[in-house]
Molecule: transfer RNA
Organism: Clostridia bacterium
């Protein structure tokens, strides 16, 4: 300097052809128990890295940045 891959809740990660963002784990009540732990039941937690474009409509297609990790020179 090229060239790929990755980027989504605290963590790890899914999200198929563009139509309501999701699971585990970890928090918060409660219920269980003498008490904890376990188990259950209910919750809270998201600018989908960021900026523009296409679209009636974008995590999702395009372009351009930014970070990580990989390969070439």
């Nucleotide at each position: 300097g090229c060239u790929g891959a990755u980027g989504u809740a605290g963590c790890u990660c899914a999200g198929u052809c563009g139509g309501c963002a999701g699971a585990g784990c970890a928090c918060u009540a409660c219920a269980u128990u003498g008490g904890u732990a376990g188990u259950g039941u209910a919750g809270a937690g998201g600018u989908c890295a960021c900026g523009a474009g296409u679209u009636c409509g974008a995590c999702u297609c395009u372009c351009g940045u930014c970070a990580u990790c990989a390969g070439c020179u």